[in-house]
Context: one part of a larger RNA
RNA sequence: GAUUGAACGUUGGCGGCAGGCCUAAUACAUGCAAGUCGAGCGGAAACAGAGGGAGCUUGCUCCCAGAUGUCGAGCGGCGGACGGGUGAGUAACGCGUAGGAAUCUACCCAGUAGCGGGGGAUAGCCAGUGGAAAACGCUGAUUAAUACCGCAUACGCCCUAGCCGUUAAAAGCGGGGGAAAGGGGGGGAUCUUUUCGGAGACCUCUCACUAUUGGAUGAGCCUGCGUUAGAUUAGCUAGUUGGUGAGGUAAAGGCUCACCAAGGCGACGAUCUAUAGCUGUUCUGAGAGGAAGAUCAGCCACACUGGGACUGAGACACGGCCCAGACUCCUACGGGAGGCAGCAGUAGGGAAUAUUGCACAAUGGGCGCAAGCCUGAUGCAGCCAUGCCGCGUGUGUGAAGAAGGCCUUAGGGUUGUAAAGCACUUUCAGUAGGGAGGAAAUGGCCGCGGAUAAUACCCGCGGUCUAUGACGUUACCCACAGAAGAAGGACCGGCUAACUCCGUGCCAGCAGCCGCGGUAAUACGGAGGGUCCGAGCGUUAAUC
Numbered sequence: 001g002a003u004u005g006a007a008c009g010u011u012g013g014c015g016g017c018a019g020g021c022c023u024a025a026u027a028c029a030u031g032c033a034a035g036u037c038g039a040g041c042g043g044a045a046a047c048a049g050a051g052g053g054a055g056c057u058u059g060c061u062c063c064c065a066g067a068u069g070u071c072g073a074g075c076g077g078c079g080g081a082c083g084g085g086u087g088a089g090u091a092a093c094g095c096g097u098a099g100g101a102a103u104c105u106a107c108c109c110a111g112u113a114g115c116g117g118g119g120g121a122u123a124g125c126c127a128g129u130g131g132a133a134a135a136c137g138c139u140g141a142u143u144a145a146u147a148c149c150g151c152a153u154a155c156g157c158c159c160u161a162g163c164c165g166u167u168a169a170a171a172g173c174g175g176g177g178g179a180a181a182g183g184g185g186g187g188g189a190u191c192u193u194u195u196c197g198g199a200g201a202c203c204u205c206u207c208a209c210u211a212u213u214g215g216a217u218g219a220g221c222c223u224g225c226g227u228u229a230g231a232u233u234a235g236c237u238a239g240u241u242g243g244u245g246a247g248g249u250a251a252a253g254g255c256u257c258a259c260c261a262a263g264g265c266g267a268c269g270a271u272c273u274a275u276a277g278c279u280g281u282u283c284u285g286a287g288a289g290g291a292a293g294a295u296c297a298g299c300c301a302c303a304c305u306g307g308g309a310c311u312g313a314g315a316c317a318c319g320g321c322c323c324a325g326a327c328u329c330c331u332a333c334g335g336g337a338g339g340c341a342g343c344a345g346u347a348g349g350g351a352a353u354a355u356u357g358c359a360c361a362a363u364g365g366g367c368g369c370a371a372g373c374c375u376g377a378u379g380c381a382g383c384c385a386u387g388c389c390g391c392g393u394g395u396g397u398g399a400a401g402a403a404g405g406c407c408u409u410a411g412g413g414u415u416g417u418a419a420a421g422c423a424c425u426u427u428c429a430g431u432a433g434g435g436a437g438g439a440a441a442u443g444g445c446c447g448c449g450g451a452u453a454a455u456a457c458c459c460g461c462g463g464u465c466u467a468u469g470a471c472g473u474u475a476c477c478c479a480c481a482g483a484a485g486a487a488g489g490a491c492c493g494g495c496u497a498a499c500u501c502c503g504u505g506c507c508a509g510c511a512g513c514c515g516c517g518g519u520a521a522u523a524c525g526g527a528g529g530g531u532c533c534g535a536g537c538g539u540u541a542a543u544c
Stems, first nucleotide, its partner, number of pairs: 001544004006540005013391006019384002021349001026347003030344003035078003040075002043071002047069002051064006085302003094227007103219002108215007116151001118149002126140005157177004162173002182207006190201004228274003235265003240262008277299004281292004304325005327338004355381001357380003363377001364375004394424004404415004428485001430480002433477002438471001443465008488533005493514003499528005509516002
């Protein structure tokens, strides 16, 4: 000099953009942070209610009402493995980089083939019941499905002691095994049934479903090289190193096991100890290098501590389950409940770090045909000069060089065009008015096209109409009034830009280094003046 997730002192007008528990991975009150689908299912607790009935006060009340809008609880599906947080652990194939082969991949895209026919249950509801407080159960009866289970079919997929074939394979033949589910919209004929309203077959569109191939995406695994310090850590290792066989996994492999061999690593630093998430990057520096790893992005690890598996395409799962432990809470003492390193917030720790805010309008995500619902992701607002950047606190004129202050050789000098005065301007803030963009989708209507038996329905494209904004008193523009509301901090001995007077008298004090102060201190304290920065200025800490 540059820099900082800074803090402290002091001062403080506005705006834009960013940043904001670095410490106790300490403990957490309260609220919210993951749901959704009625177009999978049986249904109907709540609200509304076509319709029916009753009462009468004749337009109200009550009752029945799953036809309907909807929908609590439940079964079922998909999602809770993403998104969000933290950095404890980890010196490791964890990360970075370059490669590899023995793998899986829900939803998505493309292709091929299929979607036939049966069955038994169980939640819910109801009844009963549990020394019943709660959490939670138990028994019986009954019911549905895109829940569950057989059967059929399947050249492709899997297995294969057979055949064929080959150096070995592959391909081929044969044998064995394995699927499925329906929902919604529309319909001219034809058929079945009918309580004459319809319902079904059938046709068609669409969303699902099954098997499989390829892709895309994501993930698992292996290897070379690189990746802090200590030798006052020199030997380490028994599933250890390799082989055979078996098991296991989606998959190679001591991953696991049986047997066999005795190997494997190490001064090119094994093992042990300490420290640490890694990287893109960031800071500094002419560079080489040094330091850091906040925000943002990629990867990893963790979710009160330790262990375990279940479900699933995917987890050994932050807001799932089980066991053990510590802690907290409830209890009717029998037994139960909990996990903010999600967003706010509280206590504690600390030099130190914010609101128990608004909205799903946009972007993105989950579910859904969709409308939509959910979303502390996200978008915004609030607080903080924490940083960077921009603007303002007036402009011009004005010598009687006013008064006052300070100095003085007492003449004067200086503060100083500074002020006053005169003439202007009105940024920003204030008040009032106007006012973009972030909004296009979705939806209604019309047209065209696709599909179709079809002018329904559905899908796509185009046109048109309507509506949708948390921020928001938005940005921006215009008007109004008046210099009006807006300057401080450090320093002045040398380094280092800036000097005099008074006080003090090795005292009080200053100090980054050298050093000042013991009676004329430009170095202490005050004043006047000056210098440097400026909504900041200094100090401390830290890095180069």
Predicted 3D model of a 544-nucleotide part of an RNA (small-subunit ribosomal RNA, 5' domain) from an uncultured prokaryote.